A computed fold for a 106-nucleotide RNA from a Desulfuromonadales bacterium, annotated as SAM riboswitch aptamer (S box leader).

RNA sequence: UACUUAUCGAGAGCGACCGAGGGAAAGGCCCUAUGACGUCGCGGCAACCCCCUGCAGAGGGAAGGUGCCAAUUCCUACGGAACCUGUUGAUUCCGGGAGAUAAGGG
Numbered sequence: 001u002a003c004u005u006a007u008c009g010a011g012a013g014c015g016a017c018c019g020a021g022g023g024a025a026a027g028g029c030c031c032u033a034u035g036a037c038g039u040c041g042c043g044g045c046a047a048c049c050c051c052c053u054g055c056a057g058a059g060g061g062a063a064g065g066u067g068c069c070a071a072u073u074c075c076u077a078c079g080g081a082a083c084c085u086g087u088u089g090a091u092u093c094c095g096g097g098a099g100a101u102a103a104g105g106g
Stems, first nucleotide, its partner, number of pairs: 001106001003104006013042005021031003026076003043069003048065002050061004073098001078095005084089001
């Protein structure tokens, strides 16, 4: 770094340093000098790889490899359906696209 598969409504802090933006992208709406974001230290959450049991389905675990610790992937967009209703717009659901994470081989 493209591809394949899976998951994405739960969960998770305290310090130090830095100093102005950040939440991927568009529009919103939020976070942020009461210091966000980022980096480091310790801590934690979780269970993709992993470890153990089992023929398997599955169950258990958390030493190691990641990952994560504001808001549903913060919401919406693109397609479809349902529903109310007669002005329609709102609401809900399904799917797609994009994104994030893991594993696999390339």
The coordinates come from a structure-prediction model, not an experiment, and the mean pLDDT is 84. Lineage of the source: Bacteria > Pseudomonadati > Thermodesulfobacteriota > Desulfuromonadia > Desulfuromonadales.